This is a predicted structure of a 117-nucleotide RNA (SAM riboswitch aptamer (S box leader)) from Spirosomataceae bacterium TFI 002. The sequence is in RNAcentral, with records from Rfam. The coordinates come from a structure-prediction model, not an experiment, and the mean pLDDT is 82. The source organism's lineage runs through Bacteria, Pseudomonadati, Cytophagia, Cytophagales and Spirosomataceae.
């Protein structure tokens, strides 16, 4: 990079180096940053995917934390398409329907893992 499965409301910081920018990508909100951002470094943490052990043998479900990675602000920081349900008003209307706004599901994208091209 493609693709299949899985998962994404829980969780977990500290120093040194850097210096302006970050929060995937685009609009639009919104945080966050000179009390120091991204980025590398070391040392700590979280979890529990692979792993290891037991237990059930379709597949689960427990325990562990050496080892492979992931992670360590704010739900994937929200929102954008599609839809179920409410609230306010304003607008059109034959039926109803649009704007605005709240939740709720789903889809798309995205990250990770794991398996195979």
């Nucleotide at each position: 990079g493609a693709u299949u499965u899985a998962u994404a409301a829980a969780g977990a910081c500290g120093a040194g180096u850097g210096g302006a920018g970050a929060g995937a990508a685009u609009g639009g909100g919104c945080u966050c940053u000179a009390u120091g951002a991204a980025a590398c470094u070391c040392g700590g943490g979280c979890a529990a995917c692979c792993a290891u052990c037991g237990a059930a043998c379709a597949u689960u479900c427990g325990a562990u934390a050496a080892g492979g990675u992931g992670c360590c602000a704010a739900u994937a920081c929200c929102u954008a398409c599609c839809u179920g349900a409410g609230g306010u008003g304003c607008c059109a209307u034959a039926g109803u329907g649009g704007c605005u706004u709240u939740u709720g599901g789903g889809a798309c994208u995205u990250a990770u893992a794991a398996a195979c091209c």